[in-house]
This is a predicted structure of a 347-nucleotide part of an RNA (small-subunit ribosomal RNA, central domain) from an uncultured Rhizobiaceae group bacterium. Its mean pLDDT, the model's own confidence on a scale to 100, is 87. The sequence was found in a public genome assembly. It matches the Rfam family "Bacterial small subunit ribosomal RNA".

Context: one part of a larger RNA
C1' cells in the first nucleotide's frame, strides 16, 4: 500500500481535443504468456507456524512436519491475452429531410439617451424624504425641424432554442461547426476514458493604437449624521466600445466528471418521424427540456430513466479546525498576479 468517501458535512479539474496508459461487442481456429494442475531442483542452520516431547509449569529446550518465491519439466484450454478468420448490434461514414439568440466577417435599420444649429416660447428647469451643490434672461427647462456621434437592440421572449464550457437575442449576405430524425447503401470494433500535452475560457486588468452617446470605480461638490472616508443628489476620469497582443481566473454552480448498460408511472413543452382520423386531435416512437411521483438510495433535506438507485470502466479530488491557499522553491505573467504548495506552532 490493500480503507471510506465526493448534491448541502472535507472532496468532481472551469471546459474540451487529445498522447501514453488502463479497459473493451459476437462467433470459430491455433498458440499457451497470464490462470489452473502434477513432478523435480532450490528454499543452509538458527528464527517463525503446527504437533508432539523434557526441566514441578512458564520463559527455555529437544524431536518431526511445513510456507510463500525463484528455477526446470510434463499437462488442461472455461475466462483474459496474442495471431489468423469472420459478423454486425458498439462506432463511424453515405443518402433524404426539417429545427436552431452555434461560430466569423461584411453591410444595414429604427426606438431613445446625449451633444450642434435654427423656429416658437418665458422664468424658471432639475433634483430629494426634505433640502443644496448644479444648470437658467449671455433665454434654460418644454416644444418643433434639422444634423452629429456612440452604445444596446423593447414587443416578439417562453423553468422556449444553440453551444465543450465560458456564452449566444434588430435585420440582411457571405463564409462555417455541431446536433437531431429517417433510411439501412458502405466500413467492420475502427470503441469508452485520459496522467502528461495542446487549445478553448465571464467580469475586472494589463500593453499599443483608436473611439467615446449613456453609465460609472477613482475624485469632487451638496446632503445626512455624534462622526460619514457610506447609503441620498450634483457633476466626474479610468473603464465599459473596436483592433491586435497578454491576463488565466469566479457562488466558472445542477456547489452534482465522463461513457456503457438496466430499473414503475403520470403531465406539460420543443425538434422530427410513423400510423388512424370526422381535419378538433389521437396513438406509437426517437432526440432535448421541465414538473410530479414508486421502488431503491439518502443523517436529513431531498434524488428518484436528464439518478444522488443498480453496476461495470477510466480519469480528478478529499483524509480534524485554526496557521494557509500563507512561506520557501520552482513554472508563467509586462505588471497585477496565477499555477504548484508545506512545516513551526496551536485547540
Nucleotide at each position: 500500500c490493500u480503507g471510506g468517501g465526493c448534491g448541502u458535512a472535507a472532496a468532481g479539474g472551469g471546459u474540451g481535443c487529445g498522447u501514453a496508459g488502463g479497459c473493451g461487442g459476437c462467433c470459430a481456429a491455433u498458440a499457451a504468456a497470464g490462470u489452473c494442475u502434477g513432478g523435480g531442483g532450490u528454499g543452509a542452520a538458527a528464527g517463525g507456524c503446527u504437533a508432539c516431547g523434557g526441566c514441578u509449569u512458564a520463559a527455555c529446550c529437544g524431536u518431526a512436519g511445513u510456507a510463500a518465491g525463484c528455477c526446470u519439466u510434463g499437462g488442461a484450454a472455461a475466462c483474459u491475452u496474442a495471431u489468423u478468420g469472420g459478423c454486425u448490434u458498439g462506432a463511424g461514414u453515405g443518402c433524404a429531410g426539417g429545427a436552431g439568440a452555434g461560430g466569423u466577417a461584411a453591410g444595414u435599420g429604427g426606438a431613445a439617451u446625449u451633444c450642434c444649429u435654427a423656429g416658437u416660447g418665458u422664468a424658471g428647469c432639475g433634483g430629494u424624504g426634505a433640502a443644496a451643490u448644479g444648470c437658467g434672461u449671455a433665454g434654460a427647462u418644454a416644444u418643433u425641424a434639422g444634423g452629429a456621434g456612440g452604445a444596446a437592440c423593447a414587443c416578439c421572449a417562453g423553468u422556449g432554442g444553440c453551444g465543450a464550457a465560458g456564452g449566444c437575442g434588430a435585420c440582411u449576405u457571405a463564409c462555417u461547426g455541431g446536433a437531431c430524425u429517417g433510411u439501412a447503401a458502405c466500413u467492420g470494433a475502427c470503441g469508452c476514458u485520459g496522467a502528461g500535452g495542446c487549445a478553448c475560457g465571464a467580469a475586472a486588468g494589463c500593453g499599443u493604437g483608436g473611439g467615446g452617446a449613456g453609465c460609472a470605480a477613482a475624485c469632487a461638490g451638496g446632503a445626512u449624521u455624534a462622526g460619514a472616508u457610506a447609503c441620498c443628489c450634483u457633476g466626474g476620469u479610468a473603464g465599459u466600445c473596436c483592433a491586435c497582443g497578454c491576463u488565466g481566473u469566479a457562488a466558472a454552480c445542477g456547489a452534482u466528471g465522463a461513457g456503457u448498460g438496466c430499473u414503475a408511472g403520470g403531465u406539460g413543452u420543443c425538434g422530427g418521424a410513423g400510423c388512424c382520423g370526422a381535419c378538433a386531435g389521437g396513438c406509437u416512437u426517437c432526440g432535448g427540456u421541465g414538473c410530479c411521483g414508486c421502488a431503491g438510495c439518502u443523517a436529513a433535506c431531498g434524488c428518484a430513466u436528464u439518478a444522488a438507485g443498480c453496476a461495470c470502466u477510466c480519469c480528478g479530488c478529499c483524509u480534524g479546525g485554526g496557521g494557509a491557499g500563507u512561506a520557501c522553491g520552482c513554472u508563467c505573467g509586462c505588471a497585477a498576479g496565477a499555477g504548484u504548495g508545506a512545516a513551526a506552532c496551536u485547540c